RNA sequence: UGGGGUGUAGCUUAGUUGGCAGAGCGCCUGACUGUUAAUCAGGAGGUCGCUGGUUCGAAUCCAGCCGCCCCAG
Repeated sequence: UGGGGUGUAGCUUAGUUGGCAGAGCGCCUGACUGUUAAUCAGGAGGUCGCUGGUUCGAAUCCAGCCGCCCCAG
């Protein structure tokens, strides 16, 4: 420098023939318990990497850029 892959909650990730952003673990509160753990109930936490474009509507489609991984030089 070129090509390919990838980026969603603190972590692991689902969701992409465009239509309400979800789950598990973790965290917080409560119940239970002599205490902890386990169990049960509830809750907080997301500019979906960034900026634009298309569209009535974008995590999803298009363009550029950034980070990480792989391949080639």
A computed fold for a 73-nucleotide RNA from a Gemmatimonadaceae bacterium, annotated as transfer RNA. The same sequence occurs in records of 4 taxa. The source organism's lineage runs through Bacteria, Pseudomonadati, Gemmatimonadota, Gemmatimonadia and Gemmatimonadaceae. Its Rfam family is "tRNA". It is annotated as a transfer RNA.